Context: one part of a larger RNA
Molecule: small-subunit ribosomal RNA, central domain
Organism: Minisyncoccota bacterium
Order: sequence, then C1' cells, then structure tokens
RNA sequence: UUGGGCGUAAAGGGUCCGUCGGUGUUUUAGUAAGUCUCUUGUUCAAGACCAAGGCUCAACUUUGGAACUGCGGGAGAAACUACUAAAAUUGAGGAUGCUAAGGGAAGCUGGAAUUCUCGGUGGAGGGGUGAAAUCCGUAGAGAUCGAGAGGAACGCCAAGCGCGAAGGCAAGCUUCUGGGGCAUAUCUGACACUCAUGGACGAAAGCUAGGGUAGCAAAAGGGAUUAGAGACCCCUGUAGUCCUAGCCGUAAACACUCUUUGCUAGCUGCCCGCCUCUGGUGGGUGGCGUAAGUUAACGCGUUAAGCAAAGCGCCUGGGGAGUACGACCGCAAGGUUAAAACUC
Repeated sequence: UUGGGCGUAAAGGGUCCGUCGGUGUUUUAGUAAGUCUCUUGUUCAAGACCAAGGCUCAACUUUGGAACUGCGGGAGAAACUACUAAAAUUGAGGAUGCUAAGGGAAGCUGGAAUUCUCGGUGGAGGGGUGAAAUCCGUAGAGAUCGAGAGGAACGCCAAGCGCGAAGGCAAGCUUCUGGGGCAUAUCUGACACUCAUGGACGAAAGCUAGGGUAGCAAAAGGGAUUAGAGACCCCUGUAGUCCUAGCCGUAAACACUCUUUGCUAGCUGCCCGCCUCUGGUGGGUGGCGUAAGUUAACGCGUUAAGCAAAGCGCCUGGGGAGUACGACCGCAAGGUUAAAACUC
C1' cells in the first nucleotide's frame, strides 16, 4: 500500500483565482464505447476440485472431466455511465430597480493630546520609586497663560456591530474602484463544482534606497535591587515604529473546524433587505437545546463535529527533526521541499 482518520489525541494547505484531471440538473430520440446476457475460440504442464483406474489399502500416482481468470470473434439488451441530435429551467450567469457597510486606492481638511521653541506671570523645587538614586532646575525648572513648529494616532459614537477571500479595515469630506443582499421572474440555457502544477494577495518583525522622526522604544549607557542581576523597577536613548519604491513570504496566519451541494425538531437576541408589516419571507451574525443524530469524552447540533455526495490537502509511535544533504527561491536574515543512522 488495504483500512481508518484530520475541533482538543498525529493530521485542513494562511487565503483566493485557476490549468490539466476528477465529478456533474431535467426530458425525448438514437448509437452501443463502458455495462449485462448467450455463444464460440484460446487461456503450457503440474497443483487444487469431481469421477474412474493402478500399486493388498492409504499416502502416492495415471486417465478423463469440470471450473476459475484474462484476451479475441459473433449474436442480443438499452436501465445506468458515455457519445450524437433536439428541447427545458430549478443550478450558474446576465438585465432592471432598490439597498447597507470602519471593502480598496489617491487627494484635501479637522480637533484633542504629548513633545519642542519663543514670550508673559512667578520664585524653589520638580521628577521618579516599595524606598531611593541617576536625571531636570536660580544661566529661572516644575506650575500657569498666550503664540508658533512638527510628527504620529484618531476619544465619545462603539456594540457578543458592520465590511472583506484571508491578512485585515474606524476622525471628516471628495474622486476613482471591488464585492454583497433583496425584489421582479425579463434574458442566456448547464455556461456548473472542485482543483495537482501554476499565479495573485498575504499581520508583525526584518532587509535595500531615499525621506521623515512628536511619542514610544529592542540594542546601548547610567541609577537602583541583589550573593550576583547580562533582568524585573527608575533616568536617558539608537535602530525601528511613519511615508515612497522594491524585497521577504512567515505567525497560536485559530473557530487549532478545507471548498461546494442537498437533506434532517425547535426557542430566542442583533444587523441588512422585501411584503399584504402585533406578522410573513430572504441574506448575515450570536445564544440555548437529552428534537433526531453524533462523539472516547468534552461537546457539536440547519453557521454540524448529524445524514449523504463531489473534489483537493494532510496524518500513520516519541526523540533525532521541520534538522542534514541536494534542489529551487532570497541582497541577507532565511524560506520551501525533505530524509537517515542511532535511540526509547
């Protein structure tokens, strides 16, 4: 390998798009490749099975038969798969109308706060801690008032709320732009689902070049603590955090739960539509649940971990190891793919 699995035991790819491939709605007619029936040829011998025979029996052995499996020819069936032709509308897509949002990009603008600079008042402390000290301050600090500069982030609204494929997205306005929901049942007529390879996106940190730097703050310096303190606490403080252009491609990228479709009691919140509006009906997001069912249990339970189907990914004792070697990618850091010896 078969099998069994993947919420928490090993195991769902970070997410989406999509090629090959696999799978695919309803009806009619046809074909007969798959499929099924019959027939025929072939399918070495031995063994196994059946019958008869030979050694006194048996083991053993001889002869004959049947069977199994595959392949080829012929005849037939037409339900299913496939193919051809024709049609349909529920899947899918389009149209028209309405609609919600912190979806994305660019630009402009705003107020609060911190810091700094200048000026006024004022005159000895301030700051910090468990307690202190380093530190700032009579060259006038801290406090307070006014003016200005600059960068970053957007309080309240705000919510178990919304949007997005995921990462993620929150001050206001404008422009460009993507997706969704509902209603009508108007159009196309299976155009669909999933997807190896591939492509795009992908938090933070990090890297390259050029800007920017208020606050915060790895590294670093100093003060404490301590036996020591390379830490926790305090005073400073550079990369970085921000912007532009590129790279990196990883996360507890988590709901630790792949995508799509159908079916299977309910009760109760919230968000967005529509209607005949104390209600009904769609889409989404939560809670509860011994409905049924399921699970090792916890729990899950129409947003399934239930019942089924299609496709992909992945697992197979612990360590060695997500490592070595090789290959590919990267400026590097490193990433992806991925063993074995040995050991328990």